[in-house]
RNA sequence: GUCCCCAUAACUCAAUGGAUAGAGCGGCUCUCUUCUAAAGAGCAAAUCGAGGUUCGACUCCUCGUGGGGACA
Numbered sequence: 001g002u003c004c005c006c007a008u009a010a011c012u013c014a015a016u017g018g019a020u021a022g023a024g025c026g027g028c029u030c031u032c033u034u035c036u037a038a039a040g041a042g043c044a045a046a047u048c049g050a051g052g053u054u055c056g057a058c059u060c061c062u063c064g065u066g067g068g069g070a071c072a
Base pairs, nucleotide, nucleotide: 001071002070003069004068005067006066007065011024012023013022018055027043028042029041030040031039048064049063050062051061052060
C1' cells in the first nucleotide's frame, strides 16, 4: 500500500428494514435475615463518528476513527 472481518449498557452477547434496542453478569434501592451471604422485587445504564438511501436504519450504501487478520 491492497483486501477482508469487527465496533450495541462497566463487561460478555442478542436484536427479518417495522421500535419502548433486550438478556446474562456487574452497580444502586427495597424486602427477607440478629448481621452477612443467598433469594425475591424494582431502578439506572448503550447502538464508534459524519453523511446518504428509505415512509421507517443497530441493520443497507459512502467516507472517516479504532481493533484484528491476509497478501505485498